[in-house]
RNA sequence: ACGGGCGUAGCUCAAUUGGUAGAGCAUCAGUCUCCAAAACUGAGGGCUGGGAGUUCGAGCCUCUCCGCCCGUGCCA
Numbered sequence: 001a002c003g004g005g006c007g008u009a010g011c012u013c014a015a016u017u018g019g020u021a022g023a024g025c026a027u028c029a030g031u032c033u034c035c036a037a038a039a040c041u042g043a044g045g046g047c048u049g050g051g052a053g054u055u056c057g058a059g060c061c062u063c064u065c066c067g068c069c070c071g072u073g074c075c076a
Base pairs, nucleotide, nucleotide: 001072002071003070004069005068006067007066010025011024012023013022019056027043028042029041030040031039049065050064051063052062053061
């Protein structure tokens, strides 16, 4: 440089044909306990990597940029 894949909560990942963004773990609070852990209950936490476009409507489609991974190649 070229080709392909990926980017969603702190972490790991879902989200049907474009139609209300979710789960587990973690965190916090409560119950329990002498205290803590475990268990149970509940809560908070997201401009879906940035920008633009299409559409009544975009996490999903199109363009562009950024980052990460894989492969091929070039230089040294």